[in-house]
RNA sequence: GGCCCCAUCGUCUAGCGGCUAGGACACCAGGUUCUCAACCUGGUAACGGGAGUUCGAUUCUCCCUGGGGUCACCA
Numbered sequence: 001g002g003c004c005c006c007a008u009c010g011u012c013u014a015g016c017g018g019c020u021a022g023g024a025c026a027c028c029a030g031g032u033u034c035u036c037a038a039c040c041u042g043g044u045a046a047c048g049g050g051a052g053u054u055c056g057a058u059u060c061u062c063c064c065u066g067g068g069g070u071c072a073c074c075a
Base pairs, nucleotide, nucleotide: 001071002070003069004068005067006066007065010025011024012023013022018055027043028042029041030040031039048064049063050062051061052060
């Protein structure tokens, strides 16, 4: 450098054009308990950036950024 793949709450992850963007763990508050843990209830928290297509984009297309894989170059 070519080609391919990936990017969503703090972490892991669901999503296949119209959802209030869901779940688990973590965190916060309350309950329970002599205390802690566990358990129960509730809550906070996310679509990497830009452009395009579309009535409508997290989702499709292109570019950029970051990460990974593979091939080539490197005497």

About this RNA: The RNA shown here (transfer RNA) has 75 nucleotides and comes from Phycisphaera sp. TMED9. Lineage of the source: Bacteria > Pseudomonadati > Planctomycetota > Phycisphaeraceae > Phycisphaera. Its Rfam family is "tRNA". It is annotated as a transfer RNA. About the family: Transfer RNA (tRNA) molecules are approximately 80 nucleotides in length.